Transfer RNA from a Selenomonadaceae bacterium, 85 nucleotides, folded computationally. Its mean pLDDT, the model's own confidence on a scale to 100, is 81. It was read from a public genome assembly.
RNA sequence: GGAGAGGUGUCCGAGCGGUUGAAGGUGACGGUCUUGAAAACCGUUGUACGGAAACGUACCGUGGGUUCGAAUCCCACCCUCUCCG
Numbered sequence: 001g002g003a004g005a006g007g008u009g010u011c012c013g014a015g016c017g018g019u020u021g022a023a024g025g026u027g028a029c030g031g032u033c034u035u036g037a038a039a040a041c042c043g044u045u046g047u048a049c050g051g052a053a054a055c056g057u058a059c060c061g062u063g064g065g066u067u068c069g070a071a072u073c074c075c076a077c078c079c080u081c082u083c084c085g
Base pairs, nucleotide, nucleotide: 001084002083003082004081005080006079007078011025012024018068027045028044029043030042031041032040046059047058048057049056050055061077062076063075064074065073
């Protein structure tokens, strides 16, 4: 330099146009159980901004575009992995 795969919440990871900020797991917090723990089970749990709260808005690597509608399609760029030279 060329080709391919990938980037989603603390972490792992599904989702590939429509009630999906978003499954499931992990972690964290609270609870049940226990003499006490562990395990198991139940509940809650992304971040930022605004707000007293309720709630609202934005965010799927970054920036644009297509579309009534984009995590999902297209373009550019950044990063990671694999292969080729």

It matches the Rfam family "tRNA". The family's RNA type in Rfam is transfer RNA. About the family: Transfer RNA (tRNA) molecules are approximately 80 nucleotides in length.